[in-house]
Context: one part of a larger RNA
RNA sequence: CUGGGCUUAAAGGGUGCGUAGGCGGAUGCAUAGGCGCUUUGUGAAAUCCCACGGCUCAACCGUGGAAUUGCUUGGCGAACCAUGCGUCUUGAGGUUGGUAGAGGUCACUGGAACGAUAGGUGGAGCGGUGAAAUGCGUAGAUAUCUAUCGGAACGCCAAAGGUGAAGACAGGUGACUGGGCCAAAUCUGACGCUGAGGCACGAAAGCGUGGGGAGCAAACGGGAUUAGAUACCCCGGUAGUCCACGCUGUAAACGAUGCACACUUGGUCGGAGCGGUUUGACUCCGUUCCGGCCGUAGGAAAACUGAUGAGUGUGCCGCCUGGGGAGUACGGUCGCAAGAUUAAAACUC
Numbered sequence: 001c002u003g004g005g006c007u008u009a010a011a012g013g014g015u016g017c018g019u020a021g022g023c024g025g026a027u028g029c030a031u032a033g034g035c036g037c038u039u040u041g042u043g044a045a046a047u048c049c050c051a052c053g054g055c056u057c058a059a060c061c062g063u064g065g066a067a068u069u070g071c072u073u074g075g076c077g078a079a080c081c082a083u084g085c086g087u088c089u090u091g092a093g094g095u096u097g098g099u100a101g102a103g104g105u106c107a108c109u110g111g112a113a114c115g116a117u118a119g120g121u122g123g124a125g126c127g128g129u130g131a132a133a134u135g136c137g138u139a140g141a142u143a144u145c146u147a148u149c150g151g152a153a154c155g156c157c158a159a160a161g162g163u164g165a166a167g168a169c170a171g172g173u174g175a176c177u178g179g180g181c182c183a184a185a186u187c188u189g190a191c192g193c194u195g196a197g198g199c200a201c202g203a204a205a206g207c208g209u210g211g212g213g214a215g216c217a218a219a220c221g222g223g224a225u226u227a228g229a230u231a232c233c234c235c236g237g238u239a240g241u242c243c244a245c246g247c248u249g250u251a252a253a254c255g256a257u258g259c260a261c262a263c264u265u266g267g268u269c270g271g272a273g274c275g276g277u278u279u280g281a282c283u284c285c286g287u288u289c290c291g292g293c294c295g296u297a298g299g300a301a302a303a304c305u306g307a308u309g310a311g312u313g314u315g316c317c318g319c320c321u322g323g324g325g326a327g328u329a330c331g332g333u334c335g336c337a338a339g340a341u342u343a344a345a346a347c348u349c
Base pairs, nucleotide, nucleotide: 004320005319006318007303008302012317014201015200016199017198021194022193023192025088026087027086028085029084030083031082033081034080035077036076037075038074041071042070049065050064051063052062053061054060091191092188093187094186095185096183097182098181099180103177104176105175106174107173108172109171110154114150115149116148117147118146119145120144121143125136126135162169163168206247207246208245209244210243211242215241216240220236221235222234223233258316259315260314261313262312263311266294267293268292269291270290271289272288273287274286275285276284298305299304322349323348324347331342332341333340334339
């Protein structure tokens, strides 16, 4: 290795791009390296196996054969792998014309709410809770009106809806920009799939420098509750939350389900297109892509899954191997740090 697995039992890398490598469409011709058949030489002896024989038997020993699955010489074969030279269009990509979208970056801008400041009215409470108190208020609060300033988030539309590789993305307008889908022909002609290392992106919290700071709010202070209350409740409140630039690189980064391709009954709903029927097309019929639900066969320990597979197959990558010790120690790499990553053992059950 033959011959296990990874939704929930241990196990899919957070996501993409891509190097090496592995794997790879149809067809023609050639080569004969792999491959198959045959053949040459070799594969020491002993041992093992088979047959016969010798010690009274056996162990033991002798003779002969087989085996030695390997390497090698020549020949034949040409389906397959490989290599070379061509051809092709279905895979892949390009062009043209359409099309939907919170995809991204930057700039400008809007209203509601909230807070503050100033002024007007007004005159004793407000606020808060299970009940209270701390707190705010005659230096005029709460309430209400006007003006101005400030920061953050965008109600309805809104959806089981859309977009993106993932993280994620929502007021409006503009500029720049990525990807998708559809239709028809047309062009290139296997240019493909996966991807160890590598590179890039990557919520929140956190870190550095400089801004900003309305609301909220770790820490912290106070009031309650309580046996206590380092909490839950209340009054305050700083980092932070926001912006720019630079780090960090982790999440239940989840569909707990890697990517690609082919094949395998159906129904129904939603989104984006095209074609047809038709006076017209919202409906209807057909078709392509995307997002859901229900279910046949099948699969599964079951829950469930079921063309968006966890079905039937192929290719490539990642990962698992009893529980604890431990995602820890040590060492390496990265980081300003926090820490991240790689990753044991003793011992124990």